[in-house]
Molecule: Glycine riboswitch aptamer
Organism: uncultured Nocardioides sp.
RNA sequence: GUGCGGGAGAGUCACCGCGGUCCCACCGGGCCGUGGUGCGCCGAAGGGGCAAUUCCUCCCGGAACCUCUCAGGCACCCGGACCGCAC
Numbered sequence: 001g002u003g004c005g006g007g008a009g010a011g012u013c014a015c016c017g018c019g020g021u022c023c024c025a026c027c028g029g030g031c032c033g034u035g036g037u038g039c040g041c042c043g044a045a046g047g048g049g050c051a052a053u054u055c056c057u058c059c060c061g062g063a064a065c066c067u068c069u070c071a072g073g074c075a076c077c078c079g080g081a082c083c084g085c086a087c
Base pairs, nucleotide, nucleotide: 001087002086003085004084005083006082011039013038014037015036016035017034018033019032020031021030022029023028040074041073042072046070047068048067049066053064054063055062056061
C1' cells in the first nucleotide's frame, strides 16, 4: 500500500426554498427527497496550537489518543482515526 473484519461521539431541532406525492370546492395541509439559513452540539478524515495534561528528554524544542473546532460530522447508510488478520 491492497483485501477482509472490528471501529466512538453529537438535534431525525427550528425556519425557508425547490421537486415528487396525497388530501381538499377554495384557502390550506400531510408525507417523502433535496438544498439554504439560524441556534444547539460532537471529535476519530484533513488542518491549526503547546496555555493546561501526558510522552520524548530535566530545560530548550518536539509530539499526542491533549487542545481548538477552520474543515468535517450529529436516525440508518456512507464516512471514520485507530486495531486485528492475510498478501